[in-house]
Order: sequence, then C1' cells, then structure tokens
RNA sequence: AACUUAUCCAGAAAGACUGAGGGAAUGGGCCCUUUGAAGUCUUAGCAACCCUUCCAAUGCAUUUGCAAAAGGAAACGGUGCUAACUCCCAUUUCGAGAUUUACGCUCGGAAGAAGAUAAGAA
Repeated sequence: AACUUAUCCAGAAAGACUGAGGGAAUGGGCCCUUUGAAGUCUUAGCAACCCUUCCAAUGCAUUUGCAAAAGGAAACGGUGCUAACUCCCAUUUCGAGAUUUACGCUCGGAAGAAGAUAAGAA
C1' cells in the first nucleotide's frame, strides 16, 4: 500500500521562525491568503476512537458478592483535530419547478464512489 468495523452538518488558536501559496488528487465552482499561505516548534484548547477510573439499566448469585449495555460521567496517558458539511459538484436514483420533441436546466432528498480519522487484523 491493500483488508475489516465505526464515525464524518457539533466543537476548538495564540505566539516564535519562515516567506507564497493553500483548501487530498483530476476537472469545474467557490473561498482563504503579505492585516502573512504551506511547513516546523512552543503553549493552549476541542473531542471522547483507544487506555484508565467512577456511576449504573440489567443479569447471575443469595446476605451482600460477581459481571455489566450497541448507557452516562471524568480526561492522566496513546492518537486525532482546532476557516467554510469531508467547502460544494462529478456516478446512480427519487421528488418538485420552469421549459418542452428530446437531450438538458434549477431546487431538494437518498444511496454510492473517493477521501479523512480511530480501533483491529496482517
């Protein structure tokens, strides 16, 4: 790299160094950016996937013990994240509208693909 499962309309930024691009890739749109992009470092924060602790529906046992949610809380540690829904669209499909011979167009929804993150597996 590829595979499995879960999640992706919530949330959370300052400083230092540096100096021109960035929003995954391709195409299109839209946007951020010298009032400082990307990157590195420091500090802070968000979140609750993993670890840990506590509570506990409930189950088992039966005199006070064990287990525990596809429940809740906390947040030391392992990751992750801290513009815009994963910024939006691309494939298929459903509904509505205008036009209509049809292709197609606009708006809204569902599924998928691709991607990101975590935990596994190897």